[in-house]
RNA sequence: UUCGACAAAGGCAAACCUCUCGAAAGGGUGGGACGCAAAGUUACAGGCCUACAUCCCGAGGCAUCGGGAUAUGGCGGCUGAAUUGCCGAAA
Numbered sequence: 001u002u003c004g005a006c007a008a009a010g011g012c013a014a015a016c017c018u019c020u021c022g023a024a025a026g027g028g029u030g031g032g033a034c035g036c037a038a039a040g041u042u043a044c045a046g047g048c049c050u051a052c053a054u055c056c057c058g059a060g061g062c063a064u065c066g067g068g069a070u071a072u073g074g075c076g077g078c079u080g081a082a083u084u085g086c087c088g089a090a091a
Stems, first nucleotide, its partner, number of pairs: 001091001003088002011036002016031002019028003034077001040083003044080003047075003054069006
């Protein structure tokens, strides 16, 4: 430090399950560890996920149902970027 050790001290916590918020994606909580040198923080850019509401189409006598579009919702453990941080072997 634009670097990352069969190092040292530690840290975080996927899937799954309990409870909980939400229409959902997903979030919180406790357990649990797949893994992670930022798997600390930030939705700025790209990407991905969801569709309560809104619009369109179809069915139906109505109630309603099905499909499509759409983010103002979400994902930081998708990539980039910004920012903070432990250690100091090799380079």
c-di-GMP-I-GGC riboswitch aptamer from a Desulfobacterales bacterium, 91 nucleotides, folded computationally. NCBI's taxonomy places the organism under Bacteria, Pseudomonadati, Thermodesulfobacteriota, Desulfobacteria, Desulfobacterales. The model forms 95% of the base pairs in the Rfam consensus. The prediction has a mean pLDDT of 89.